Predicted 3D model of a 476-nucleotide part of an RNA (small-subunit ribosomal RNA, 3' major domain) from a metagenome.

Context: one part of a larger RNA
RNA sequence: UGACGGGGGCCCGCACAAGCGGUGGAGCAUGUGGCUUAAUUCGAUGCAACGCGAAGAACCUUACCAGGGCUUGACAUGUAACUGCAUAUUCCCAGAAACGGGAGUAGCCUUCGAGGGUGUUACACAGGUGCUGCAUGGCUGUCGUCAGCUCGUGCCGUGAGGUGUUGGGUUAAGUCCCGCAACGAGCGCAACCCCUAUGUUUAGUUGCCAGCACGUAAUGGUGGGAACUCUAGACAGACUGCUGGUGAAAGCCAGAGGAAGGUGGGGAUGACGUCAAGUCAGUAUGGUCCUUAUGCCCUGGGCUGCACACGUGCUACAAUGGCUGGUACAGAAGGAAGCAAUACCGCGAGGUGGAGCAAAUCCCCAAAACCAGCCCCAGUUCGGAUUGGAGUCUGAAAUUCGACUCCAUGAAGUUGGAAUCGCUAGUAAAGCCGUAUCAGCUACGACGGCUUGAAUACGUUCCCGGGCCUUGUACA
Numbered sequence: 001u002g003a004c005g006g007g008g009g010c011c012c013g014c015a016c017a018a019g020c021g022g023u024g025g026a027g028c029a030u031g032u033g034g035c036u037u038a039a040u041u042c043g044a045u046g047c048a049a050c051g052c053g054a055a056g057a058a059c060c061u062u063a064c065c066a067g068g069g070c071u072u073g074a075c076a077u078g079u080a081a082c083u084g085c086a087u088a089u090u091c092c093c094a095g096a097a098a099c100g101g102g103a104g105u106a107g108c109c110u111u112c113g114a115g116g117g118u119g120u121u122a123c124a125c126a127g128g129u130g131c132u133g134c135a136u137g138g139c140u141g142u143c144g145u146c147a148g149c150u151c152g153u154g155c156c157g158u159g160a161g162g163u164g165u166u167g168g169g170u171u172a173a174g175u176c177c178c179g180c181a182a183c184g185a186g187c188g189c190a191a192c193c194c195c196u197a198u199g200u201u202u203a204g205u206u207g208c209c210a211g212c213a214c215g216u217a218a219u220g221g222u223g224g225g226a227a228c229u230c231u232a233g234a235c236a237g238a239c240u241g242c243u244g245g246u247g248a249a250a251g252c253c254a255g256a257g258g259a260a261g262g263u264g265g266g267g268a269u270g271a272c273g274u275c276a277a278g279u280c281a282g283u284a285u286g287g288u289c290c291u292u293a294u295g296c297c298c299u300g301g302g303c304u305g306c307a308c309a310c311g312u313g314c315u316a317c318a319a320u321g322g323c324u325g326g327u328a329c330a331g332a333a334g335g336a337a338g339c340a341a342u343a344c345c346g347c348g349a350g351g352u353g354g355a356g357c358a359a360a361u362c363c364c365c366a367a368a369a370c371c372a373g374c375c376c377c378a379g380u381u382c383g384g385a386u387u388g389g390a391g392u393c394u395g396a397a398a399u400u401c402g403a404c405u406c407c408a409u410g411a412a413g414u415u416g417g418a419a420u421c422g423c424u425a426g427u428a429a430a431g432c433c434g435u436a437u438c439a440g441c442u443a444c445g446a447c448g449g450c451u452u453g454a455a456u457a458c459g460u461u462c463c464c465g466g467g468c469c470u471u472g473u474a475c476a
Base pairs, nucleotide, nucleotide: 001476002475003473004472005471007470008469009468010467011466012465013464015460016459019423020422021421022420023419026315027314028313029312030311031310032309033308034306035305042053043052064301065300066299067298068297069296070295073125077124078123079122080121081120082119085117087106088105089104090103091102092101093100108116109115127290128289130288131287132286136284138279139278140277141275143273148187149186150185151184152183153182154163155162156161167178168177169176193267194266195265196264198236199235200234201233202232203231204230208225209224212223213222214221239261242255243254244253245252246251317416321375322374323373324372325371326370334363335362338357339356343352344351345350382413387408388407389406390405391404392403393402429452430451431450432449433448434447435446
């Protein structure tokens, strides 16, 4: 100087407390461990691995296994020799295909020196998701959006080092004020950026419709309008600016005005560093290893196995509910090998068909809520697993191993032990919608969007994590 303490003081955080909803019990989905296996490819492992890499494993992907094949190779560059050979395409044989063997059709450029390109052979080499993340770059997680981490000069100390950065206040903040052998400065904080909440202005089409007409069964449908909503550019607005109180100041408290008040609410933004943290399988890369194989191609299988254990979720156990009928209201996205309306067929998944739309124009577009009726507390009109049958769709192909529909079946489950998680407001909880990936889908995942919309916070003794000062130490 640090680190540590079941030392002390001060302070903060959904850390506790106060509340609301969960997990832990059940079924299923998904990931992991384990076991099994020819293979169940590899990585990730306290917080910070476990719906993680994977924004989509039937083939492909695919790295694994079995079998069948290739050896200058699926791919790149170069050298030498040979080559009527570009390139495209058809057929035959055996085969699971790859590969191998054979036949044909169309058919290269040229300055003709033979060059370019192609193929074959030979050689340099290619190739490796082989190993090492403890050789690395880059990127990322984490402490932590915590308020810290340092430097120049000066001063103090033999020196390591200290001071500044400590102290008194204050703040979300090393934020600011005051003091002080310190005076300044840098990286962080804050602000500058984006979204959102209010208004003004500009612009009105594909969006809007107040007033004026026309028209319809109905609809901004038509003329028209530029008010309103909205869209999207510019600007304004919030600064403790004003008032009062308090204070040395910084600030704090209350109030006014205001759409918004003291960082308005979100996002992006992550200091010096820590964990030899993670990643050689995203890519790059040193070293090392393989080179008729640890490379490459193909068929099939596996990654989906199942006595079990754990994590993360979904659905429930019901009456604040289930069922039937009626009826209303979004936002954000996406659409051409696409989104697909009206109509018709089917109980339905879906099919037929195709108006319109490269989109504020057309399409895809809610559910809970609300109204009425039934159920009457039961393993039920709760719950939907499982299984049987019949189908639809995608795709060469759904057996291993897809999703969805219909009929039948109707399991566990009556609120969950010890323990444990999230959340402080348009939040939690509840409800639905969209997108990426994608032929299809295991999505109940991830990322977004809107609708409905709470309860509670006395407080900081305690648990956890963190910051500052101080103290002890046989630790570094």